Predicted 3D model of a 118-nucleotide RNA (FMN riboswitch aptamer (RFN element)) from a pig gut metagenome. RNAcentral holds the sequence, with entries from MGnify. The coordinates come from a structure-prediction model, not an experiment, and the mean pLDDT is 86.

RNA sequence: UUCGGGGUUGGGUGUAAUUCCCUACCGGCGGUAUAGUCCGCGACCCGUGGUGCAAGCCCGGCUGAUCCGGUGACAGUAAUGGAUUCCGGAACCGACAGUAAUAGUCUGGAUGGUAGAA
Repeated sequence: UUCGGGGUUGGGUGUAAUUCCCUACCGGCGGUAUAGUCCGCGACCCGUGGUGCAAGCCCGGCUGAUCCGGUGACAGUAAUGGAUUCCGGAACCGACAGUAAUAGUCUGGAUGGUAGAA
């Protein structure tokens, strides 16, 4: 310097809902046997915290969800161990503000910022 987040299909109720109900759809970054659910990080938010004129930066806090069976890369002389990542099955989760009606998917802060990648 460049890059750096995806998703409401079809139907029901209703004056009104992509927000409710049925169904559908989506999955940031690093690590590790290939991960939305493991470990760690980031965004949002909070603090009588530190610094600063301020913007901001730093520090701390907060921050969702997985089991069962199989396989066996790999380790070990062997016995044996060995994936919540693979395969099969069945589940689960999703900041804040807004709205004619409650939102992971619409609109907005954001033509922003960040973990990071090249």